[in-house]
Order: sequence, then C1' cells, then structure tokens
RNA sequence: GGCUCUAUCGUCUAACGGUCAGGACACAUCCUUCUCAAGGAUGGAAUCAGAGUUCGAUUCUCUGUAGAGUCA
Repeated sequence: GGCUCUAUCGUCUAACGGUCAGGACACAUCCUUCUCAAGGAUGGAAUCAGAGUUCGAUUCUCUGUAGAGUCA
C1' cells in the first nucleotide's frame, strides 16, 4: 500500500428501515438484616465523526478516524 471485518450506557452484549435503543454486570437510593453479605424494588446512563438515500437510518451507501485480520 491492496482487500475484508469491527465501532451501541462505566464494562460486556442485543436490536426485519418505524423499539420509550433492550438485557446482564457495575453504580445510586430504598426495603429486608443488630451489621455485613445475599435477596427484592426503583432510578440514572449509550448508537465513532461528517455527508447522502428515505416520509423515517443504530440499521442502507460514500468519505474520514480508530482497532483487528489477511496479502505483498
């Protein structure tokens, strides 16, 4: 340098173009307990950047950025 793949809450991970962007762990508050742990209830928190297609984009297209693989 060519080609392929990946990028979503703090972490991991879902999401037929129409979802309140879901779940687990973690975190906060409360309940339970003499206390801790365990358990239960509630809550906050995310789509890499820009452009395009579309009535509508996390999803499709292009460019860039970062990472991984492969060929040389």
Molecule: transfer RNA
Organism: Candidatus Nomurabacteria bacterium